[in-house]
Context: one part of a larger RNA
RNA sequence: AGCACAGGGCGGAUGCCUAGGCACUGGGAGCCGAAGAAGGACGUGAUAAGCUGCGAAAAGCCGCGGGGAGGAGCAAAUAUCCAUUGAGCCGCGGAUGUCCGAAUGGGGAAACCCACUUGAGCAGACCUCAAGUACCCAUGCGCCAAUCCAUAACGCAUGGGAGGGAACCCGGGGAACUGAAACAUCUAAGUACCCGGAGGAAGAGAAAGAAACAUCGAUUUCCCAAGUAGCGGCGAGCGAACGGGAAAGAGCCCAAACCACGGAAUUUAUUCUGUGGGGUUAGGACUGCAUAAUUGAUUUGCGAUUGAUAGGAGAACGGUCUGGGAAGUCCGGCGAAAAAGCGUGAAAGCCGCGUAUCCGAAAUCGAAAGCAACAUGGCAGGAUCCAGAGUACCACGAGACACGUGAAACCUUGUGGGAAUGAGCGGAGACCACUCCGUAAGGCUAAAUACUACCCAGUGACCGAUAGCGCAUAGUACUGUGAAGGAAAGGUGAAAAGGACCCCGGGAGGGGAGUGAAAGAGAACCUGAAACCCUGUGUUU
Numbered sequence: 001a002g003c004a005c006a007g008g009g010c011g012g013a014u015g016c017c018u019a020g021g022c023a024c025u026g027g028g029a030g031c032c033g034a035a036g037a038a039g040g041a042c043g044u045g046a047u048a049a050g051c052u053g054c055g056a057a058a059a060g061c062c063g064c065g066g067g068g069a070g071g072a073g074c075a076a077a078u079a080u081c082c083a084u085u086g087a088g089c090c091g092c093g094g095a096u097g098u099c100c101g102a103a104u105g106g107g108g109a110a111a112c113c114c115a116c117u118u119g120a121g122c123a124g125a126c127c128u129c130a131a132g133u134a135c136c137c138a139u140g141c142g143c144c145a146a147u148c149c150a151u152a153a154c155g156c157a158u159g160g161g162a163g164g165g166a167a168c169c170c171g172g173g174g175a176a177c178u179g180a181a182a183c184a185u186c187u188a189a190g191u192a193c194c195c196g197g198a199g200g201a202a203g204a205g206a207a208a209g210a211a212a213c214a215u216c217g218a219u220u221u222c223c224c225a226a227g228u229a230g231c232g233g234c235g236a237g238c239g240a241a242c243g244g245g246a247a248a249g250a251g252c253c254c255a256a257a258c259c260a261c262g263g264a265a266u267u268u269a270u271u272c273u274g275u276g277g278g279g280u281u282a283g284g285a286c287u288g289c290a291u292a293a294u295u296g297a298u299u300u301g302c303g304a305u306u307g308a309u310a311g312g313a314g315a316a317c318g319g320u321c322u323g324g325g326a327a328g329u330c331c332g333g334c335g336a337a338a339a340a341g342c343g344u345g346a347a348a349g350c351c352g353c354g355u356a357u358c359c360g361a362a363a364u365c366g367a368a369a370g371c372a373a374c375a376u377g378g379c380a381g382g383a384u385c386c387a388g389a390g391u392a393c394c395a396c397g398a399g400a401c402a403c404g405u406g407a408a409a410c411c412u413u414g415u416g417g418g419a420a421u422g423a424g425c426g427g428a429g430a431c432c433a434c435u436c437c438g439u440a441a442g443g444c445u446a447a448a449u450a451c452u453a454c455c456c457a458g459u460g461a462c463c464g465a466u467a468g469c470g471c472a473u474a475g476u477a478c479u480g481u482g483a484a485g486g487a488a489a490g491g492u493g494a495a496a497a498g499g500a501c502c503c504c505g506g507g508a509g510g511g512g513a514g515u516g517a518a519a520g521a522g523a524a525c526c527u528g529a530a531a532c533c534c535u536g537u538g539u540u541u
Base pairs, nucleotide, nucleotide: 001540002539003538004537005536006535007534008533009532015526016491017490020463021462022460023459024458025457026456027455028454029452030451031164032163039100040099041098042055043054044053046078050074051073061094062093063092064091065090066089070082071081072080105114106113107112115133116132117131118130119129120128121127135161136160137159138158139157140156141155142154168199169197170196171195172194173193179186183233209216210215220247221246222245223244224243230238231237251444252443253442254388258277259276260275261274262273263272264271265270283386284385285384286381287380288379289378295375296374299373300372301371302370305367306366307365308364309363311359312358313357317332318331319330321328333350334349341353342352343351393417394416395415396414397413398412399411403429424439425438426437427436428435478485479484498525501512502511503510504509
């Protein structure tokens, strides 16, 4: 030194476990903010570094309700206190709430600096405290230039806005990689991304529709139609509609004609304008006759009942044996509208928490049948009047339509031109005729649909610490000027009973003693594989 056997060390695989994740289901909720948010800074405890809570009234203050014996968070120990005159704890409502942050008195290198006005404190200036003082928009008012009237400007009051938020939604902009086996039209894709805006949904929406000679009757979503008709360097690819079935279901309001009242202008005939009535497409005004049924998504009040935010009641077991420990064994019982589950020294229907079932709110919030108020509102006639203009439409250029300019309608509109007035106008995929359908150029509108940061309940042929979220917690440590990147790290034991005391040692550590079922569970702590290292014995050279 090799090999074999035995015993150790190191190491942290494996097994078991779960405090954390992942995915989904059913409900709820779907915004917060100048009444100062989201997010922070700094404080705050008897002692206090971190987390949590809270804010100079600072792990808290007040009221109401629940609850009923302990309590002063994580978090031990000590001290000092609180509590059946009901604490701690839980719920509801309120008070306080430093400084930064939209940050808003001015400034600023966020958490800092510097003011003014008014009021209060024995108070003229100093000190302390309180309130106010940004900008923009709307409405109303005041005051007033060049410039006579007027207006701009300036000022005041009231109301609103500003910022944040996971996805979903609408709008304004808008790629490339890629595919086409290269690449340019095309595709990717109106995707990613940027910006603006809104809501619990958004958008769309009550036909200037779709159809085809029969009709349907707002919108949205799903299934089919259908990978069809089509579009397409007719390549790659893109890709409808009619119609049928289902979910849901809801329709309305203005402008105008006309009437009344007020104001302004004025050529004194009217015109313009404001408010109210009227009216809205089975058109209406107007004239005549009627004057209620109905309906309500809006508003206000009441509201049976009911839900949420604390909770309460809640059945039934003992012995024996083994053991450190009984829930296990054996013996004999009991409950069940409760054999879901978790815990308890091992394996518990009957030990604890629960579960089935039933009950409960002073306060705040939600739903709500219904009631009241309020609003809504019928028929006929056909002379006259009204029915959305730089609009429809046309040309050119674009976009959007499944549709790439095509025979290319329909829709949107940048430039230019530019109607008609219901005997009108638009559409039915160039265009024309006929025939049908519909009434543009104003607006509102639940539900069915999309999503889940958040709350509650639950589920899993999901993971089980190199897995599962990046995090069993951490956006921490650390890296980077910065945008940003971004870890590792779980397990003593049933209970700390966490080893008093003695010995060796400077200590670390160890040997005894003691605890414990076990210390070969001793905190470098469950199990403790391999690599690697060592010791002993045997053997070989």